A computed fold for a 72-nucleotide RNA from Vicugna pacos, annotated as transfer RNA. The RNAcentral record of the sequence draws on Rfam. Rfam family: tRNA. It is annotated as a transfer RNA.

RNA sequence: GUGAGUAUAGCUCAGUGGCAGAGUACAUGCUUAGCAUGCAUGAGAUUCUGGGUUCAAUCCCCAGUAUCUUCA
Numbered sequence: 001g002u003g004a005g006u007a008u009a010g011c012u013c014a015g016u017g018g019c020a021g022a023g024u025a026c027a028u029g030c031u032u033a034g035c036a037u038g039c040a041u042g043a044g045a046u047u048c049u050g051g052g053u054u055c056a057a058u059c060c061c062c063a064g065u066a067u068c069u070u071c072a
Stems, first nucleotide, its partner, number of pairs: 001071001003069001005067003010024004018055001026042005048064005
């Protein structure tokens, strides 16, 4: 230089255009003499950035940024 991916909760990841979820971590309560485990509840997201399409975009299109990778 060139082609193809990835970007969503603190972390690891789902989400086939219609109110954004799980596991783990965190907080509170129950349980215990206490801790751990277990159970219940709760909080936590400008869906990488900016535009476009649409009544409506995490999702489709364009550009950019970061990262990983193929080829040269």